Annotation:
The RNA shown here (SAM riboswitch aptamer (S box leader)) has 88 nucleotides and comes from Anaerorhabdus furcosa. The coordinates come from a structure-prediction model, not an experiment, and the mean pLDDT is 86. The organism belongs to Anaerorhabdus, within Bacteria. Of the family's consensus pairs, 96% are formed in the model.

């Protein structure tokens, strides 16, 4: 990375710092937010993919990524988005 494949209705928090917006882009809604959202850091937790164990499977562990409001919040549009493993 306009790459391949797969998945995206389940699950999972507190504290500190910062400060006013945030929910991928646009539009229209609808939600969250000074009772501090969001971002960053720490620890904890969850278990989506890889990995280990078990392997008929179910499952289990939490090592690598990842994640911890709402069906990717809803609808429409778009060589849209996110995550994993491979590849370049």
């Nucleotide at each position: 990375c306009a790459u391949u494949u797969a998945u995206c209705a389940a699950g999972a928090a507190u504290g500190g710092u910062u400060u006013a917006g945030a929910g991928g882009g646009u539009u229209a809604g609808c939600u969250c937010g000074a009772u501090g959202a969001g971002a960053c850091c720490a620890u904890a937790c969850c278990a989506a993919c890889c990995u280990g164990c078990a392997c008929a499977a179910a499952g289990u562990a939490a090592g690598g990524u990842g994640g911890u409001a709402a069906c990717g919040c809803u609808a429409a549009c778009a060589a849209c988005g996110a995550u994993a493993a491979g590849g370049a």